A computed fold for a 1508-nucleotide RNA from an uncultured organism, annotated as small-subunit ribosomal RNA. The RNAcentral record of the sequence draws on ENA and SILVA. Its Rfam family is "Bacterial small subunit ribosomal RNA". Gene Ontology terms of the family: structural constituent of ribosome and ribosome.

[in-house]
RNA sequence: AGAGUUUGAUCCUGGCUCAGAACGAACGCUGGCGGCGCGUUUUAAGCAUGUAAGUCGAACGGGAUCAUUCCUUCGGGGAUGUGAGAGUGGCGAACGGGUGAGUAACACGUAGGUGAUCUACCGCUUGGCGGGGGAUAGCCCAUGGAAACAUGGGGUAAUACCGCAUACGACCGAUCUGCUGUGGCGGGUUGGGGAAAGGCGCUUAGGCGUCACCGAGCGAUGAGCCUGCGGCUGAUUAGCUGGUUGGUAGGGUAACGGCCUACCAAGGCAACGAUCAGUAGCCGGCCUGAGAGGGUGAUCGGCCACACUGGGACUGAGAUACGGCCCAGACAACUACGGUUGGCAGCAGCUAAGAAUCUUCCGCAAUGGACGAAAGUCUGACGGAGCGACGCCGCGUGGGCGAUGAAGGCCGUGAGGUUGUAAAGCCCUUUUCUAUCGGAGGAAUAAGCCUGGGAGGGAAUGCCCGGGUGAUGACGGUACGGUAGGAAUAAGCCCCGGCCAAUUACGUGCCAGCAGCCGCGGUAACACGUAAGGGGCGAGCGUUGUUCGGAAUUAUUGGGCGUAAAGGGCACGUAGGCGGCACGGUAAGCCUGGUGUGAAAGACCGCAGCUUAACUGCGGAGACGCGCUGGGAACUGCCGAGCUUGAGUGCUGGAGGGGGAGCUGGAAUUCCAGGUGUAGGGGUGAAAUCUGUAGAUAUCUGGAAGAACACCAGUUGCGAAGGCGGUCACCUGGCCCAAUACUGACGCUGAGGCUCGAAAGCUAGGGGAGCGAACAGGAUUAGAUACCCUGGUAGUCCUAGCCGUAAACGAUGGAUACUAGUUGCUGGAGGAGUCAAUCCUUUCAGUGACGAAGUUAACGCAUUAAGUAUCCCGCCUGGGGAGUACGCUCGCAAGGGUGAAACUCAAAGGAAUUGACGGGGGCCCGCACAAGCGGUGGAGCAUGUGCUUUAAUUCGAUGCAACGCGAAGAACCUUACCUGGGUUUGACAUGGGAGUGAAAGGAUCCAGAGAUGGAACCCCUUCCGCAAGGAACACUUCACACAGGUGCUGCAUGGUUGUCGUCAGCUCGUGUCGUGAGAUGUUGGGUUAAGUCCCGCAACGAGCGCAACCCCUGCCCUUAGUUGCCAUCAGGUAAAGCUGGGAACUCUAAGGGGACCGCCUGUCGUAAACAGGAGGAAGGUGGGGAUGACGUCAAAUCAUCAUGGCCCUUACGCCCAGGGCUAGACACGUGCUACAAUGGUCGGUACAAUGGGAUGCGAACCUGCGAGGGCAAGCUAAUCCCAGAAAACCGGCCUCAGUCCGGAUUGGAGUCUGCAACUCGACUCCAUGAAGUUGGAAUCGCUAGUAAUCGCGGAUCAGCAUGCCGCGGUGAAUACGUUCCCGGGCCUUGUACACACCGCCCGUCAAGCCAUGAAAGACGGUAGUGCCCGAAGUCGUGUGCCUAACCGCAAGGAGGGUAGCGCCGAAGGUAAGACCGUUGAUUGGGGCUAAGUCGUAACAAGGUAACC
Repeated sequence: AGAGUUUGAUCCUGGCUCAGAACGAACGCUGGCGGCGCGUUUUAAGCAUGUAAGUCGAACGGGAUCAUUCCUUCGGGGAUGUGAGAGUGGCGAACGGGUGAGUAACACGUAGGUGAUCUACCGCUUGGCGGGGGAUAGCCCAUGGAAACAUGGGGUAAUACCGCAUACGACCGAUCUGCUGUGGCGGGUUGGGGAAAGGCGCUUAGGCGUCACCGAGCGAUGAGCCUGCGGCUGAUUAGCUGGUUGGUAGGGUAACGGCCUACCAAGGCAACGAUCAGUAGCCGGCCUGAGAGGGUGAUCGGCCACACUGGGACUGAGAUACGGCCCAGACAACUACGGUUGGCAGCAGCUAAGAAUCUUCCGCAAUGGACGAAAGUCUGACGGAGCGACGCCGCGUGGGCGAUGAAGGCCGUGAGGUUGUAAAGCCCUUUUCUAUCGGAGGAAUAAGCCUGGGAGGGAAUGCCCGGGUGAUGACGGUACGGUAGGAAUAAGCCCCGGCCAAUUACGUGCCAGCAGCCGCGGUAACACGUAAGGGGCGAGCGUUGUUCGGAAUUAUUGGGCGUAAAGGGCACGUAGGCGGCACGGUAAGCCUGGUGUGAAAGACCGCAGCUUAACUGCGGAGACGCGCUGGGAACUGCCGAGCUUGAGUGCUGGAGGGGGAGCUGGAAUUCCAGGUGUAGGGGUGAAAUCUGUAGAUAUCUGGAAGAACACCAGUUGCGAAGGCGGUCACCUGGCCCAAUACUGACGCUGAGGCUCGAAAGCUAGGGGAGCGAACAGGAUUAGAUACCCUGGUAGUCCUAGCCGUAAACGAUGGAUACUAGUUGCUGGAGGAGUCAAUCCUUUCAGUGACGAAGUUAACGCAUUAAGUAUCCCGCCUGGGGAGUACGCUCGCAAGGGUGAAACUCAAAGGAAUUGACGGGGGCCCGCACAAGCGGUGGAGCAUGUGCUUUAAUUCGAUGCAACGCGAAGAACCUUACCUGGGUUUGACAUGGGAGUGAAAGGAUCCAGAGAUGGAACCCCUUCCGCAAGGAACACUUCACACAGGUGCUGCAUGGUUGUCGUCAGCUCGUGUCGUGAGAUGUUGGGUUAAGUCCCGCAACGAGCGCAACCCCUGCCCUUAGUUGCCAUCAGGUAAAGCUGGGAACUCUAAGGGGACCGCCUGUCGUAAACAGGAGGAAGGUGGGGAUGACGUCAAAUCAUCAUGGCCCUUACGCCCAGGGCUAGACACGUGCUACAAUGGUCGGUACAAUGGGAUGCGAACCUGCGAGGGCAAGCUAAUCCCAGAAAACCGGCCUCAGUCCGGAUUGGAGUCUGCAACUCGACUCCAUGAAGUUGGAAUCGCUAGUAAUCGCGGAUCAGCAUGCCGCGGUGAAUACGUUCCCGGGCCUUGUACACACCGCCCGUCAAGCCAUGAAAGACGGUAGUGCCCGAAGUCGUGUGCCUAACCGCAAGGAGGGUAGCGCCGAAGGUAAGACCGUUGAUUGGGGCUAAGUCGUAACAAGGUAACC
């Protein structure tokens, strides 16, 4: 510090996700030790048991018990000592400890104030402590009660209580006075009233000392009150407030104060957010972050609040009191039913809840606290131990050597690799562990004893400051150390597709599963599970949750708003924010120095202590903040006095469709009346509805009505925007130019507010020609609630009012300033020049186009900024849900404004790029259409396919590009299929063991359907060796390796092939342009069959394609001359190159020539090229073939072959017989033959080429009607044979008919091939003689030696050809042309497509799931209001009742108390509302969910442009 994810790719915007750190955590797997920390975050839920606050006998009365002793009537009593429990009294219990419910508040933090206050104990100073009195607990007696406890009587003490005396200060009142900052600090005079307690020690008995006690002052500590500033959310909470705000008087308090009361006034708070609602203890700090920030408030520390819930006071220095009291309530316990008792949010512990959080431990040894003179007592504060890997830190689980690189595992191309020096083995060490021995520090001192010094004093006790000695350890026999033993006791977890470090195998087969995001899994998964290996961390490792970070993704630092989310529809203007030039003053902001504070702990730096670290101690720095104070005056503010440039005003002119209201004009339309006139009109793609013989349309004349204003008219004008358009006059707003005078900053923006605001819509009243939602009809259509047509209501128009929204757009808020230009237009002004028109030029205001710098993601913007800056306002923060719901508000309504959440997705989006596509455009090509010729589709048959059938009808091919295709030939074989019969190392290959044998081979017999089995026979022996034997070969047999498979996967593959397409394209290098994908080149202008060539050009070159080179054919030449040829010469025949011969010709087959736009004319641009012409056998590629770029279709083929993986192994292998592949209601493709006279038939006559031929072609001759048969010549083939070519031509018959057309079908008889023609061959003859009379919609081929037509040959093959591949004969028609159909190429345009239009995608309905709104209501909660009742209690009252201290001789009084009463008053009750939540029949929409229904809305001109 970044990364992944939107796309085919790119840049941007933007969300989601990851890597980091952290935690009071929890869960899963695992777990050796120690140190230091931490440990109910949930239910402020409820609690059994124990314990957490007592202490003082040196305040007081008293005293059980026990001990000693004395007496005794043996019951007991006395004295001395001891001194429990309880009581009176004092101090403490308001600290310490817990918790976080409540609280949005002066609660907290920080800085101040208190002239408005208090403070026990403590310290200092000062002054006192005299003399009396009356009670009351305890105790005794008695009574009531279950208990708790209560009551009466009697008697008693005090440091308990009460008078009296005294009063320096202090306090209160009056009065005089100084300083000062409100009730502060002082001084003087005078009046009033207020204290006390003793205990102990010593004593020379007088007192002294000490601890207490009282008055006063000061300090310290703690507390109260007040104030500035600071820190949460919601405006879908906008108004709140009656003691409310202030005053006067009084009360109350320690103290100010509406704190309380009476009276008076009517205030107080709030957009700088009152009130209300929700949430929350606050801070030091802690986590994170570079920081600014964000989150948090466990442990430790400060403050606050609370103590079962609510209320209340008492006591006290202090409480409105956690372990006190009273009342009410809920809960719980006891009960004799009358009552009574309780409060763990102290420490342990229990129950419940929960993912989850410990021992009913030890000790007061240390530190601290209460009491005490002290010893000491108490202390769940605290110090320790226990449990928990909960966290942090440290240590260990061994170290060295050790290669045959062991075994085993895994992988493997079978070589090996890897685990791996890892193990074993050898040597060593002992942290840890076990056993045992030793063993610190935490302890300082107290009392006491010894002793030194000091103050005061007459002495003693005592007091103050030291020194020495001196008891005491929970942890714990702990830390630590020594000795002995022995590698001994100790490793796991997660991950390995990318992000992200680390890969293979097997299993699984969209299953099981994984997943943080992208995404993996449908038979070869580096992503699931396991294993091996590897990577990471390590006593831990992962997961989950949460926070910050990354996220500049709320942007102060540090973002944006033309098109990505985002400028308010426009103006006016309030508050607010901001503000021109120069001067003086001030000092609020601002700058600077000093000072106080900013607790400690933490964090940072340094040092130090535990073996180290964590941890801890000490020191330092810092702490951006707030207060006080000195100084400064540039800038901002404020005050004063000025200026003119911003702004404004006046005067002279100017343009305008600015606004309002009024008069008025012509054209058009419709209607009405009349004339002329006759059959249609109208409307459309085509029609129909409609209209017209009752006279339309058309045309002419006249009239009526309403609305809108042609031409002018223009990216021209005006207006803030919406918007404004005939003419005229009236009223009126704004703007511009020029010159000048005046005011003197008067300005800019503008939250709220208010005004204006298209169309549609609404209310009321008018108006209504045309147009025209709704509606009706006619068409279209599968449907057509649309598009089109005929009608037509509201509306459109006017008046008055409402609505307040638009893609209200420049998708661009307003103002000001600055920053190159060029060129139009509008309105002014100036200059030059001129008689003038005009032209040139400068400038201001406006409105357009282009463009530099700059800017932008790009597109683009560019003085009219989207550039550079300042000021102010509005708005945005992923998509959907949704501009929806609820609430509020506006509106007559429609609806508008404001405006969420649950849930859901990983994207949604912008700009640009390359393609593809378009019922977009341009250019061009092709038998693509058109023009022609002939077919198919109808018939019969042949053949292939589908479907069906079947035991099987083997398999594959399936739009073009499957279907006379693989198959160039299924009767057996083929054959892969079916039935049945056999066989198991196999029909075939290699290897091993054993046996046998010449091997190989041949024919025969028996059983059988055959395979097969059996029998006998013929032939009979190779090589080495003396032989035994061995080798080779073959057979049999054995068991095993293996063979075998036309079994699966063409979506694992190679190879081969089809297709676009013989279309003209497809790319690269370098350079250049662009952020980039990419572009350029390859586009453009011409031209071509062609990316063919030329020209131009930021391109220059190159490659694969095109063309050419190759083959055939067309002309000529040369060479050669048999089997081919025969002109000349000769011979010869019935005829014939038959023969001699010839080498001319044809031909054969080898080599050359020839054609290149080369020549001429024209066109174009002088080019390329094109058009025409000459010559030529051939002319612009002469014709044909071979040749198929980058790629596309997961195209075809595992059944040609090869091959990975999977599967079968007495079978999915192999052999055999028979059957099937030949089926048949049907459907389709490709063909053949026809329907006839351009024909059929009969007779005669003529002319080819390509080919094939030794288990072959087979002449002639004989024979059969014929297929054929018999015999047999020739031929290894330019020699012989197949082999008669046929159409054509000549002649005869047929005469338009189901025929002398057509030949299917069927019967009969044959021929040939073959082991065999039944299923199932071909052919022949005789007989039979079906459909069919030119073929619907639709569709195919062909542009010249082509189509059409005619025959011939060949491959396969025993036989079988209408198919296929070839050959020649005869031999046309037409092409104006490129609008349309199909396919293709190039350029361009749009796109929401990229699996690329066979694309994408919308809405209803149906199904499942989820969250949510509404809803008659129902249930619950919260805060408040009115009224009723009214506990405890303070306060007031208190005439009844009670009453020790004081006064009084007494009666009585004063004073005190209490019942009762009054105000207030918690809980409770009641009433009407508010807010929040849960639930609710039903209902509304929404979201999500591989393959449901209906349509086709959008994306292309999306087929009616889309959208608001």